RNA sequence: GUGCCUGUAGCUCAGUGGAUAGAGCGCUGGUCUCCGGAACCAGAGGUCGCGAGUUCGACUCUCGCCAGGCACGCCA
Repeated sequence: GUGCCUGUAGCUCAGUGGAUAGAGCGCUGGUCUCCGGAACCAGAGGUCGCGAGUUCGACUCUCGCCAGGCACGCCA
């Protein structure tokens, strides 16, 4: 450099065009307990990588850019 894949909560991931984006773990508070753990209840936490386009409507489709990964190639 070329091609492909990935980017969504702190972490691991779901969500293949339709209203207000979800789960598990973790975190915070509460119940319980002598205390803690476990269990149960509640809560906080999101520019959906960035920008543009298509559409009545985009996490989802298209284009550009950014970051990471894989393969191939070039130079040394």